[in-house]
Molecule: transfer RNA
Organism: uncultured Eubacteriales bacterium
RNA sequence: UGGGGUGUAGCCAAGCGGUAAGGCAAGGGACUUUGACUCCCUCAUUCGUAGGUUCGAUCCCUGCCACCCCAG
Numbered sequence: 001u002g003g004g005g006u007g008u009a010g011c012c013a014a015g016c017g018g019u020a021a022g023g024c025a026a027g028g029g030a031c032u033u034u035g036a037c038u039c040c041c042u043c044a045u046u047c048g049u050a051g052g053u054u055c056g057a058u059c060c061c062u063g064c065c066a067c068c069c070c071a072g
């Protein structure tokens, strides 16, 4: 420098046009003498970022950024 892939919560991770599941962690509560276990509730208004398409974008298109792989 060229090509390909990935980017979603503190961490892992689903979703593939119709307003984002789940698990762990965290916070609150119930239970318990206390703790643990168990149960209930809460937790993404920048889905890397800037634009475009569309009635509507995490999803499609383009640029850029970060990381990984391949080639030179």
Base pairs, nucleotide, nucleotide: 001071002070003069004068005067006066007065010024011023012022018055026042027041028040029039030038048064049063050062051061052060